[in-house]
RNA sequence: UUCUCAUCGAGAGCGGUGGAGGGACGGGCCCGAAGAAGCCGCGGCAACCGGCGAGAGCGCAAGCCUCGUAUGGGGUGCCAAAUCCCGCGGAGGAAGCUCCGAAAGAUGAGGC
Numbered sequence: 001u002u003c004u005c006a007u008c009g010a011g012a013g014c015g016g017u018g019g020a021g022g023g024a025c026g027g028g029c030c031c032g033a034a035g036a037a038g039c040c041g042c043g044g045c046a047a048c049c050g051g052c053g054a055g056a057g058c059g060c061a062a063g064c065c066u067c068g069u070a071u072g073g074g075g076u077g078c079c080a081a082a083u084c085c086c087g088c089g090g091a092g093g094a095a096g097c098u099c100c101g102a103a104a105g106a107u108g109a110g111g112c
Stems, first nucleotide, its partner, number of pairs: 002111007013042005021031003025087004043079003048075002051069005057064002083104001088101005
């Protein structure tokens, strides 16, 4: 860089530094000099992997699968707003709009 799978309406911020941007992209709408991004420190949230425990199932077995658990700790991740909303397609409606499914994006695990 690319592919596959799972999840995405829950949850969790202070201080220092910095000095104008940020919320992926486009549109909208927001956040921001009562201080944005970035960096540093400390704190917190969460069970994806890993750990531990259990189980009707599968496997000759290693193990797989499912459920649970916790000092977030061993690897990540995250801490405004639903992934902030929409973007493409479909259903309903006179319309505003509502609902469903994709796409895109994010995170994790695995593969090439």
Molecule: SAM riboswitch aptamer (S box leader)
Organism: Rubrobacter sp.